[in-house]
Molecule: transfer RNA
Organism: Ciliophrys sp.
RNA sequence: UGGAAUAUAGCCAAGUGGCAAGGCAACCGUUUUUGAUACGGUGAUCAAAGGUUCGAGUCCUUUUAUUCCAA
Numbered sequence: 001u002g003g004a005a006u007a008u009a010g011c012c013a014a015g016u017g018g019c020a021a022g023g024c025a026a027c028c029g030u031u032u033u034u035g036a037u038a039c040g041g042u043g044a045u046c047a048a049a050g051g052u053u054c055g056a057g058u059c060c061u062u063u064u065a066u067u068c069c070a071a
Base pairs, nucleotide, nucleotide: 001070002069003068004067005066006065007064010024011023012022018054026042027041028040029039030038047063048062049061050060051059
């Protein structure tokens, strides 16, 4: 310099345009003499900006960060 991939909760991670799943951790409650286990509950402006659309995590453009390949 050229090409490609990834960015979603504290961590992992699903989500093919129509309310953002799930697990671990954290907090609250029930159970328990206490703790652990078990059960119930509580969480997201989806990297940033702009555009398309009735509606965008998803499609388009630019940028940022990280990673890979070629030279």